[in-house]
């Protein structure tokens, strides 16, 4: 410069255009003489940022920003 790959809850990660969810965390209960382990509950998200399509977008398309990888 050119091509590819990632970005979604505090961290790790799903979600085949149709209700955003597990795991650990974190907070409250339960259980315990405390605490850990175990059980249950709750809370947390502008799906990296903006347009565009489409009844309908995390998923399709374009720009753009970061991180990593090829390649010149």
């Nucleotide at each position: 410069c050119c091509c590819g790959u990632u970005g979604u809850a505090g961290c790790u990660c799903a979600a085949u255009g149709g209700c955003a969810g597990a795991g650990c965390g974190a907070u409250c209960g339960g259980c315990u003489g405390u605490a850990g382990a175990c059980c249950g509950a709750u809370a947390g998200g502008c799906u990296g940022g903006g347009a565009g399509u489409u009844c309908a977008a995390a998923u399709c398309u374009c720009c753009c920003c970061a991180a990593c990888g090829g390649g010149a």
Annotation: This is a predicted structure of a 72-nucleotide RNA (transfer RNA) from a Candidatus Martarchaeota archaeon. Its mean pLDDT, the model's own confidence on a scale to 100, is 82. The same sequence occurs in records of 2 taxa.